The RNA shown here (transfer RNA) has 71 nucleotides and comes from a Clostridia bacterium. The sequence was found in a public genome assembly. Its mean pLDDT, the model's own confidence on a scale to 100, is 83. NCBI's taxonomy places the organism under Bacteria, Bacillati, Bacillota, Clostridia. It matches the Rfam family "tRNA". It is annotated as a transfer RNA.
RNA sequence: GCGGGUGUAGUACAUCGGUAGUAUGCGAGCUUCCCAAGCUUGAGAGGUGGGUUCGAUUCCCAUUACCCGCU
Numbered sequence: 001g002c003g004g005g006u007g008u009a010g011u012a013c014a015u016c017g018g019u020a021g022u023a024u025g026c027g028a029g030c031u032u033c034c035c036a037a038g039c040u041u042g043a044g045a046g047g048u049g050g051g052u053u054c055g056a057u058u059c060c061c062a063u064u065a066c067c068c069g070c071u
Base pairs, nucleotide, nucleotide: 001070002069003068004067005066006065007064010024011023012022013021018054026042027041028040029039030038047063048062049061050060051059
């Protein structure tokens, strides 16, 4: 230099155009003599910038970080 892949709550992963979810962690409450465990509830996320569309995490382009291969 060329090609391919990945990027989503603090962490690990889902979600093939229509409310972005699960586990765990965190806050609050219930339960208990206390703790742990358990139950309920709450907050919290689409790498960045454009394009297409009524509507984009999803499709297209560029860019950035990381990973793999080729040279």